[in-house]
RNA sequence: CUCUUAUCCAGAGAGGCGGAGGGACCGGCCCGACGAAGCCUCGGCAACCUGCCAAACUCAAUUGAGUUUCUCAAGGUGCCAAUUCCGGCAGAAAGUUCUGGAAGAUGAGAG
Numbered sequence: 001c002u003c004u005u006a007u008c009c010a011g012a013g014a015g016g017c018g019g020a021g022g023g024a025c026c027g028g029c030c031c032g033a034c035g036a037a038g039c040c041u042c043g044g045c046a047a048c049c050u051g052c053c054a055a056a057c058u059c060a061a062u063u064g065a066g067u068u069u070c071u072c073a074a075g076g077u078g079c080c081a082a083u084u085c086c087g088g089c090a091g092a093a094a095g096u097u098c099u100g101g102a103a104g105a106u107g108a109g110a111g
Base pairs, nucleotide, nucleotide: 001111002110003109004108005107006106007105008104013042014041015040016039017038021031022030023029025088026087027086028085043080044079045078048076049075050074051072054069055068056067057066058065059064084103089100090099091098092097093096
C1' cells in the first nucleotide's frame, strides 16, 4: 500500500516546549494569541487483540483441549471539542427527516 472483517449518536485533559494554524478531501459550520498543529511528561477513557477471574456447554474421558458469556484492566494498539461536527451518492416520505451506500478512522487477520 491492497484485500477481508468488526465498530464508529457512549466515554475520557492537565502541565511544559512551541508559535499559526486545525477539524482527512470538497462545501458549510466551527475551534484557535483566553495560544492551533507538532513534540514531551503525567493522567484518563475504552475493551478491538493478548492476558486474568467466574459460569455454562462441547470433545476427550484423567490432569486436558475448545466454544460462548461475564469480570478485571497487566500487556499491544487506539482515543480524550462538536454523532466520523454536518452534508457530498442513491432511495422513501415530504421542504425537513429517515434508511442505505460511498469516503474516512481504528482494531484484528491475510497478501
Overview: The prediction has a mean pLDDT of 84. The RNA shown here (SAM riboswitch aptamer (S box leader)) has 111 nucleotides and comes from uncultured Longilinea sp. Taxonomically the source falls in Longilinea (Bacteria, Bacillati, Anaerolineae, Anaerolineales).